[in-house]
RNA sequence: GCCGAUGUAGCUCAGCUGGUAGAGCAACCGCUUCGUAAGUGGUCGGUCAGGGGUUCGAGUCCCCUCAUCGGCU
Numbered sequence: 001g002c003c004g005a006u007g008u009a010g011c012u013c014a015g016c017u018g019g020u021a022g023a024g025c026a027a028c029c030g031c032u033u034c035g036u037a038a039g040u041g042g043u044c045g046g047u048c049a050g051g052g053g054u055u056c057g058a059g060u061c062c063c064c065u066c067a068u069c070g071g072c073u
Stems, first nucleotide, its partner, number of pairs: 001072007010025004019056001027043005049065005
């Protein structure tokens, strides 16, 4: 230099053919227990890597850039 994959909550990841952004774990508040762990109910937490475009509407489609990983030379 070229090709490909990945980037979404603190962490691990879903999100199907464009139509209200979700789960588990963690954190916090309860219930339960003599107490702890375990169990259980709830709450909080998001510029969807950044910018632009298409569209009535973009995490999703298109372009550019950035980061990480892999391959080729």
Molecule: transfer RNA
Organism: Ktedonobacteraceae bacterium